[in-house]
RNA sequence: ACUUGAUAAAGGCAAAGUCAUCGAAAGGUGGCGGCGCAAAGCUACAGGGGCUAAGGCGGUUCAUCCGCUACGCCAGCCAGUUGCCGGU
Numbered sequence: 001a002c003u004u005g006a007u008a009a010a011g012g013c014a015a016a017g018u019c020a021u022c023g024a025a026a027g028g029u030g031g032c033g034g035c036g037c038a039a040a041g042c043u044a045c046a047g048g049g050g051c052u053a054a055g056g057c058g059g060u061u062c063a064u065c066c067g068c069u070a071c072g073c074c075a076g077c078c079a080g081u082u083g084c085c086g087g088u
Base pairs, nucleotide, nucleotide: 001088002087003086005085012037013036017032018031019030020029021028022027035076041081042080043079047078048077049074050073051072055069056068057067058066059065
């Protein structure tokens, strides 16, 4: 420098579920847990994609309810970027 990860060491992370907590929700944080992960490290206006819809706008109704919308989120969807060990 390259790497499509076979084997191995030191280790790391932590899905669902559940408890607490924040939140309108999606979801976040912490404990337990462990499905999995070689980037399951980091990056969310200024790549794509996805989730939610408080507020706003529109429709409707006695109440209500429905649609659209991110300024709210997801990096364990792809992507970008940095990097350990092994291999060459």

Predicted 3D model of an 88-nucleotide RNA (c-di-GMP-I riboswitch aptamer) from a Peptococcaceae bacterium.
It matches the Rfam family "c-di-GMP-I riboswitch aptamer". About the family: GEMM was predicted in a large-scale screen for bacterial structured RNA regulatory elements.